A computed fold for a 173-nucleotide RNA, annotated as Lysine riboswitch aptamer. Rfam family: Lysine riboswitch aptamer. Rfam's curators write: Riboswitches are metabolite binding domains within certain messenger RNAs that serve as precision sensors for their corresponding targets. It was read from a public genome assembly, where an Rfam model found it.
Formats: sequence, structure tokens, C1' cells
RNA sequence: UCGCUGAACAGAGGCGCGGUUUUCAUCAGUACCGCCUCCCAGAUGGCCAGACAGCCGGGCACGGGAAAGGGAACGCCGCCGAAGCGAGUGGGAAGUGUCUGCUCCCCUCCCGCUGGGCCGACGGAGAACAUCCGCCGGACUGUCACAUGAAUUUGUGGAGCGCUGUCAUGGCC
Repeated sequence: UCGCUGAACAGAGGCGCGGUUUUCAUCAGUACCGCCUCCCAGAUGGCCAGACAGCCGGGCACGGGAAAGGGAACGCCGCCGAAGCGAGUGGGAAGUGUCUGCUCCCCUCCCGCUGGGCCGACGGAGAACAUCCGCCGGACUGUCACAUGAAUUUGUGGAGCGCUGUCAUGGCC
């Protein structure tokens, strides 16, 4: 000097990720409240499922009439395993009470998967043709390796435990 390598620090990807104020749409002319007559009938119904217990009449018309959860846009904040998801552990909230389940949501720990967004089909969540998640397929994109060559080209493959840079007084050779 070249090569390999542990750490520390900085950084890139782009329709990039997460959180959140405000506004708006949806939810919905629904729930619910009021009202008068009429209709049905008092449990073989409803309150997630089962057991036990408890509670409740229902509908049309008319007059009023939401909210939460889930979204979108602008802005702001924090960021680049950002973050998301799945199996399992423990705890909590809701669905009338108890028990056992189930569904959904939140938190903790732990292991695993995914480079990124986009489009399509399917499955799940959802009131939903919104949106979110999973999975498969597609092209695109960043990056590295290998091959290719006029090239800022083209092809194949890999994964974020990646990639680029800085530092040297580190280690190995």
C1' cells in the first nucleotide's frame, strides 16, 4: 500500500414510515329523544354463544337528531427497522350479571417474517365500492454482488443482520 474485519459516528432510498392539531366527508336521516292514532301480540322474540339469573313489548307515519371506532386533505412533530404483521406469554377494556367460550380493541414480554412504495386477484377486519392487514402475481424503484460493454447499458442473483461515507492511535493478513 492492497485486502478482510469488530466498534463508533454521519448519511441515502421516495407516491418513504409513524404520531398528531384542525377541517371535511362517511357512519346516518342510523342510534336515540318526542308525539298521536293505527297495526301486530305478551315470548318458540331480543340483550354475541352455552348454562343459570336478570331485564325489555315491537312496528309504520310524523317532528327533532348524534357520537365513537374507521378514513381523506393541508399543516406540524418525530423519523429511515422508519415501521408493519404473525405465533406464543402475562395484564386490561367492550359485547346485561356470574362461569366457560368467542369476537374486537389496547398494553407488556418474547421469538419469527417483511429493502420500499404502486397496481391487480384472493382471504381477513370494517357499515362500507372507504380504508387497513395478510398472501400471491406484475411492472417499477434504491442498493450491493456477479456477468456484460460505447454508455448513466443490459441481464441474473441477494437482503435492511443490507448499503454509502467518515474516523485510525483498533485487530488480522